[in-house]
Record summary: The RNA shown here (SAM riboswitch aptamer (S box leader)) has 101 nucleotides and comes from an Anaerolineae bacterium. It was read from a public genome assembly, where an Rfam model found it. Its Rfam family is "SAM riboswitch aptamer (S box leader)". Rfam links the family to the GO term regulation of gene expression. Taxonomically the source falls in Anaerolineae (Bacteria, Bacillati, Chloroflexota). Model confidence (mean pLDDT): 85 of 100. The model forms 97% of the base pairs in the Rfam consensus.
RNA sequence: CUCUUAUCCAGAGAGGCUGAGGGACCGGCCCGUUGAAGCCUCGACAACCUGUUCAAAAUAACAAGGUGCCAAUUCCGGCAGAUGAUUCUGGAAGAUGAGAG
Numbered sequence: 001c002u003c004u005u006a007u008c009c010a011g012a013g014a015g016g017c018u019g020a021g022g023g024a025c026c027g028g029c030c031c032g033u034u035g036a037a038g039c040c041u042c043g044a045c046a047a048c049c050u051g052u053u054c055a056a057a058a059u060a061a062c063a064a065g066g067u068g069c070c071a072a073u074u075c076c077g078g079c080a081g082a083u084g085a086u087u088c089u090g091g092a093a094g095a096u097g098a099g100a101g
Base pairs, nucleotide, nucleotide: 001101002100003099004098005097006096007095008094013042014041015040016039017038021031022030023029025078026077027076028075043070045068048066049065050063051062052061053060074093079090080089081088082087
């Protein structure tokens, strides 16, 4: 990087360095010198993989080693269908886990 599969309306931030961008892309709308992004330290959240116990199995409970994550539903929309509007449903794209090449 590609493929398969599951999830994505829940949850959870302080300090230090630094200094202007960030929210994937496009449009919108937001966040940001009352400090963006990045890096470091500590912490939190969650429970996909993992471990322990129970169990025939499915599952369940607990833990937190490997990931992940800590503004806004993946911030909203983008494509299609239904619909008078509004709205709803599905999809695409993206993110993350697990597995494969």